[in-house]
Predicted 3D model of a 346-nucleotide part of an RNA (small-subunit ribosomal RNA, central domain) from an uncultured bacterium.

Context: one part of a larger RNA
RNA sequence: UUGGGUUUAAAGGGUGCGUAGGCGGCUUUUUAAGUCAGUGGUGAAAUCCUGCCGCUUAACGGUAGAAUUGCCAUUGAUACUGAAAGGCUUGAGUUCAGUUGAGGUAAGCGGAAUGUGUAGUGUAGCGGUGAAAUGCUUAGAUAUUACACAGAACACCAAUUGCGAAGGCAGCUUACUAAACUGACACUGACGCUGAUGCACGAAAGCGUGGGGAGCGAACAGGAUUAGAUACCCUGGUAGUCCACGCCGUAAACGAUGUUCACUCGCUGUUUGCGAUACACAGCAAGCGGCCAAGCGAAAGCAUUAAGUGAACCACCUGGGGAGUACGAUCGCAAGGUUGAAACUC
Repeated sequence: UUGGGUUUAAAGGGUGCGUAGGCGGCUUUUUAAGUCAGUGGUGAAAUCCUGCCGCUUAACGGUAGAAUUGCCAUUGAUACUGAAAGGCUUGAGUUCAGUUGAGGUAAGCGGAAUGUGUAGUGUAGCGGUGAAAUGCUUAGAUAUUACACAGAACACCAAUUGCGAAGGCAGCUUACUAAACUGACACUGACGCUGAUGCACGAAAGCGUGGGGAGCGAACAGGAUUAGAUACCCUGGUAGUCCACGCCGUAAACGAUGUUCACUCGCUGUUUGCGAUACACAGCAAGCGGCCAAGCGAAAGCAUUAAGUGAACCACCUGGGGAGUACGAUCGCAAGGUUGAAACUC
């Protein structure tokens, strides 16, 4: 390399958009590039293979053939692929009418809780733990009442619920905005699928500048525990967590399962819509779940949301360690990211 694979053994890119490329619905005509057939030329000789022959045999040699799977030219065939022209509607999209949702961005508003401040009541403890202590408190704490301020998060509703490409998204209202689904079948007429490079998005932590800082809380300090305790527990507490703008670009970024299309027994729950309807029952479509048949699988299990049966395209794997390291390149302010070996060793 071929082959074989990628839920869990090595292996699906974090996700999307999309360039080149690869692949591509039904049908008519033309062409004849691919494809197929015939013929001609060429494909040096030797070698290899086969027949016959010559050295007493063999090796070796001679001779004839085959082979040389290729290339060129030419004459045909036209099913398939291609090219050109035309048609079609089922793929794809548009339109109209509805529906749905924590989809996104921005602004405003709300109540509970927490903390702090001020004032009142009130007096000796509070807090914390397995038990304590550090800590707070007669300069009046804890508790309680009233008022004010601050920041962050949104109890119940709430659900194998919903939405989003993924990351993710939850108080309420408004504005702007994206999407999906259903129905009608009106329009376009293959406009499609995938997608190397590329571009965009991308939790948390971290970084830069400027704000903010209630609670929580790496680091740090103290108190305990312990043989020790650089921990677990307790009292504090800085960065951070929050906001704006800019970077970073990684995660068990997981369904550890790439995207798209077609096909393949059923039962059951639920969300949204349609049609029908007095409710009910039953039907259709798109999701989200549970169980199971065939089939698959090493098994666990998967099973119309496939890990089944097929097709297209991309990504990735090839014993463990060394190592996601070194070197180089590239990106980054840095932290570091991406790409990514070998010696050696078992």
The full RNA is in RNAcentral, with records from ENA, Greengenes and SILVA.